[in-house]
RNA sequence: GAUCCAUCCUGAGCGGCCGAGAGACCCGGCUCGACGACGCCGCAGCAACCCGCAUACGUGGGUGCUACCGCCGGGAACGAUGGGAG
Numbered sequence: 001g002a003u004c005c006a007u008c009c010u011g012a013g014c015g016g017c018c019g020a021g022a023g024a025c026c027c028g029g030c031u032c033g034a035c036g037a038c039g040c041c042g043c044a045g046c047a048a049c050c051c052g053c054a055u056a057c058g059u060g061g062g063u064g065c066u067a068c069c070g071c072c073g074g075g076a077a078c079g080a081u082g083g084g085a086g
Stems, first nucleotide, its partner, number of pairs: 003084006013043005021032003025075005044066003049062005070078001
């Protein structure tokens, strides 16, 4: 990378570094951004997919997530995350 299953209108931000675009892709909108976005790292938090203990709405671990409903409408061999099989 291709395949199967589940979920995607709940929830949860501060600091440091960087320096120009970012909110996955296309069209149209709407937003965020030099009062530093996006990204990376640390800490904190949310959540409960998997594993352990347990059988509680608990807890330890592995992921994940923490502007806007996957930002909105339309499109698509769409995407993301977790788990399985190979």
Overview
A computed fold for an 86-nucleotide RNA from Pseudonocardia sp. KRD291, annotated as SAM riboswitch aptamer (S box leader). Its mean pLDDT, the model's own confidence on a scale to 100, is 83. Lineage of the source: Bacteria > Bacillati > Pseudonocardiales > Pseudonocardiaceae > Pseudonocardia.